[in-house]
Molecule: Bacterial RNase P class A
Organism: Acidimicrobiales bacterium
């Protein structure tokens, strides 16, 4: 001084004018009741009316993901099927929320992600490619000890002869082939090939064997409350990946939802059918059943309450004006600060996002201009 990362604040600020809802007061105007002198006064009531006054969105008020409070339905009892939630350990009413740590990834790093029980209960994918994708498996190459063919020599024994020598049968030796076989160390192939490195062994090769390493299994010792971590000894040598597939395991779940629900007033016309019915499916128990229940036709669709320190119900805080100004862009002098690198001030010019409660709280996910304030991180630059 640039670039980051993680928390927390904050959501322009002032006036003026005209427009809005809700509470209050007081006026008008209408109704009703008492009084009283026709007239009028008091009291209560209502108005979409008039005027003072006053209070009047969010950090997410958004998504409707998640959990309660609260209603309500006599089962909220058991059970099947369905759903959710999945390392430890705590915090909390409770959560699929927080906090903190473990292991996995991911970044130079401050951090920042997490699909974090089991694949050795079972079933199923892994495409194409390739020889082969989990009781695999030879494409291309190596080897060819062992057998096999073919060729040189050498030689046993037999036959035949024109006496050169030829022909069967075996046997020793070298040699070529690469047939049978053997191989999975090179190389292809793939997102991924049945441990890795190095030596020995081998006819060539393999954990075939041996050191070191990584897994895996059993034992042992430290440290943790615990996930787990950190050393040690033995061992067969090595059993892939996915379950946010289906599933196994553990733990939890009545249903609905403020358009729940309840009060009150108005109107109006009943008919048919059945033993059912009872708040996601079924089963079992349990209750209620003709005042019932369901199907069809009719009326009514108003009022109050729930409902709040804002409480609407076609649903309210808008507009305009004019200063201030954050922040950004440029920019000569000059001034201050500072050892310097650099920064301030002074000038022009710009000029605030995301977005509106609906019974409430608590949480997760989203979206956001401009700014502040803290800690860390990395690079650069001066001293």
């Nucleotide at each position: 001084u640039g670039a980051g990362u993680c928390g927390g604040c904050c959501g322009g600020g002032u006036g003026a004018c005209c427009g809005c809802g809700g509470g209050u007061c007081g006026g008008c105007g209408c109704c009703g009741c008492a009084c009283c002198u026709c007239g009028g006064u008091g009291c209560g009531g209502u108005g979409a009316c008039c005027g003072g006054u006053u209070c009047g969105a969010g950090g997410a008020a958004g998504g409707u993901c998640g959990g309660g409070a609260c209603u309500c339905c006599a089962c909220a009892g058991g059970g099947c099927a369905g759903g959710g939630u999945g390392c430890u350990g705590g915090c909390g009413a409770g959560a699929u929320g927080c906090c903190a740590g473990u292991c996995g990834g991911g970044g130079u790093g401050a951090c920042c992600c997490g699909c974090a029980g089991g694949a050795a209960a079972g079933u199923g994918c892994c495409a194409c490619a390739g020889a082969g994708a989990a009781c695999a498996g030879a494409c291309c190459g190596c080897c060819g000890a062992u057998g096999g063919c073919a060729c040189c020599g050498g030689u046993g024994g037999g036959g035949c002869u024109c006496c050169g020598g030829c022909c069967c049968c075996g046997c020793c030796g070298g040699c070529g082939c690469a047939c049978a076989g053997g191989u999975a160390a090179g190389g292809g192939u793939g997102a991924a090939a049945c441990g890795g490195u190095g030596c020995g062994g081998u006819a060539a090769g393999a954990g075939c064997g041996c050191a070191c390493c990584a897994g895996c299994g059993c034992c042992c010792g430290g440290g943790g409350c615990g996930a787990c971590c950190c050393g040690g000894g033995c061992g067969g040598c090595u059993c892939g990946g996915c379950a946010a597939a289906c599933c196994c395991c553990a733990c939890u779940c009545g249903g609905a939802g403020c358009a729940a629900g309840g009060c009150c007033g108005a109107a109006c016309a009943g008919g048919g059918a059945c033993a059912g019915g009872g708040u996601g499916g079924c089963c079992c128990g349990c209750c209620c059943g003709a005042c019932g229940u369901c199907c069809c036709a009719g009326g009514u669709g108003g009022g109050c309450c729930g409902c709040a320190c804002a409480g609407a119900u076609g649903g309210a805080u808008g507009g305009u004006c004019a200063c201030c100004g954050a922040u950004c862009g440029g920019g000569a002098c000059c001034c201050c600060c500072g050892c310097a690198a650099g920064g301030g001030g002074c000038c022009c010019g710009u000029g605030g996002a995301c977005a509106g409660a609906a019974u409430c709280c608590c949480g997760c996910c989203u979206a956001c201009a401009a700014g502040c304030c803290g800690a860390c991180u990395c690079a650069g630059c001066c001293g």